[in-house]
Context: one part of a larger RNA
RNA sequence: CUGGGCGUAAAGGGUAUGUAGGCGGGUUUUUAAGUCUGAUGUGAAAUCCUAUGGCUCAACCAUAGAACUGCUUUCAAAACUGUUAACCUAGAAUAUGGGAGAGGUAGAUGGAAUUUCUGGUGUAGGGGUAAAAUCCGUAGAGAUCAGAAGGAAUACCGAUUGCGAAGGCGAUCUACUGGAACAUUAUUGACGCUGAGACGCGACAGCGUGGGGAGCAUGCAGGAUUAGAUACCCUGGUAGUCCACGCCCUAAACGAUGCACACUAGUUGUUGCUAUGCUAGACAUAGCAGUAAUGCAGUUAACACAUUAAGUGUGCCGCCUGGGGAGUACGGUCGCAAGAUUAAAACUC
Numbered sequence: 001c002u003g004g005g006c007g008u009a010a011a012g013g014g015u016a017u018g019u020a021g022g023c024g025g026g027u028u029u030u031u032a033a034g035u036c037u038g039a040u041g042u043g044a045a046a047u048c049c050u051a052u053g054g055c056u057c058a059a060c061c062a063u064a065g066a067a068c069u070g071c072u073u074u075c076a077a078a079a080c081u082g083u084u085a086a087c088c089u090a091g092a093a094u095a096u097g098g099g100a101g102a103g104g105u106a107g108a109u110g111g112a113a114u115u116u117c118u119g120g121u122g123u124a125g126g127g128g129u130a131a132a133a134u135c136c137g138u139a140g141a142g143a144u145c146a147g148a149a150g151g152a153a154u155a156c157c158g159a160u161u162g163c164g165a166a167g168g169c170g171a172u173c174u175a176c177u178g179g180a181a182c183a184u185u186a187u188u189g190a191c192g193c194u195g196a197g198a199c200g201c202g203a204c205a206g207c208g209u210g211g212g213g214a215g216c217a218u219g220c221a222g223g224a225u226u227a228g229a230u231a232c233c234c235u236g237g238u239a240g241u242c243c244a245c246g247c248c249c250u251a252a253a254c255g256a257u258g259c260a261c262a263c264u265a266g267u268u269g270u271u272g273c274u275a276u277g278c279u280a281g282a283c284a285u286a287g288c289a290g291u292a293a294u295g296c297a298g299u300u301a302a303c304a305c306a307u308u309a310a311g312u313g314u315g316c317c318g319c320c321u322g323g324g325g326a327g328u329a330c331g332g333u334c335g336c337a338a339g340a341u342u343a344a345a346a347c348u349c
Base pairs, nucleotide, nucleotide: 004320005319006318007303008302012317014201015200017198021194022193023192025088026087027086028085031082033081034080035077038074039073041071042070049065050064051063052062053061054060091191092188093187094186095185096183097182103177104176105175106174107173108172109171110154115149116148117147118146119145120144121143125136126135162169163168206247207246208245209244210243211242215241216240220236221235222234223233258316259315260314261313262312263311266294267293268292269291270290271289272288273287274286275285276284277283278281298305299304322349323348324347331342332341333340334339
């Protein structure tokens, strides 16, 4: 290289946008680069192959033929790919319309609860555990009532619900704003698919500067438990958790399933939009788009998947090649650091 694979055995990039590249709808036309037909010249000799012959055979050698699948020039073909020109509307996009949504950003507002503080009532306990103790309390706790402050999170609705490319998004209202679905025709006329590099976003934790700090709480301290207990349990409690700006760029970043398109039995639930029907409803039927359950054909090592494919095909990208050493060393790039990314070998089984 050919070949085989990537849900769970090694293997889908965390996710999008998009450059180069690769691939690309229908009709007619042009050309002849690819393609295909014949011819021309060349393709040294040796080697290889075939036949015959020579050394007693063979290796070896000789002669003849074939071949050297290539390149050059040229005649001709025009289906396919490419190219040229004109057109088309089934892909794609735009316009219009009324709806759905925890999509995003910013601002404002609300109630419940925890905690602290102030004041009232009130008296001896409270708290915690399997049991205790550390701890709080006669300097008046805990309980209860009223008031104040502050931070964080938004009960019920709430689900096999919805939205988002993914990470993710859940109180209410307002402003700005992205995307998708549906419907009617209309418009553009292949404008498309994928996407190495590149670039944007990217949970938690962590880092920098400045705020904030109610609850929770890594580290830490104390009390228990225990043979010990650097733990599990308890009492405290600092970073952090929150906000603004700037970094970090990793996750079982999972559907462990790349994206796009086409085709291939059904049945049932549910979300959104629309159409039709009537008995006009919390109605029925149908269509499209999503999200689930079950189940044929087919696939699969099995489990299972099964129109939301892991089925049947096409295009493009990423990745895998026994276990350990190792996602490590060295070097490069990035980072304030932590580290991230790229990524071996010796050796060993």